RNA sequence: GGCCGGGCCCGAUGGGUGGGCGGCUCGUGAACCUGGUCAGGGCCUGACGGCAGCAGCCAUAAGCUUCGUCGUCCAUGCCGUUGGUCGCCUGGUCGUC
Numbered sequence: 001g002g003c004c005g006g007g008c009c010c011g012a013u014g015g016g017u018g019g020g021c022g023g024c025u026c027g028u029g030a031a032c033c034u035g036g037u038c039a040g041g042g043c044c045u046g047a048c049g050g051c052a053g054c055a056g057c058c059a060u061a062a063g064c065u066u067c068g069u070c071g072u073c074c075a076u077g078c079c080g081u082u083g084g085u086c087g088c089c090u091g092g093u094c095g096u097c
Base pairs, nucleotide, nucleotide: 001094002093003092004091005090006089007088008087009084010083011082012081013080014079015078016076017075018074019073020072021071022070023069024068027064028063034059035058036057037056042051043050044049
């Protein structure tokens, strides 16, 4: 010095991991200004009946939220593949001085 290899470093790419955001999902959720049903009570009626409608109950809006899941963005102390020798260190081998 050539060739082959290993390690580190750097890059690409894929996965994983951590975090942010969003969707879905479970749930919760309105004294009254949401809906349904409207006890009681109120009003109308000669009566029959009717009307509005508070509480309660049910369902939900905005909001909040558990486990999970999907998507996306950021990061990377991990892993796979690959590239760099005009990056570094090192091993083997051959040749030369």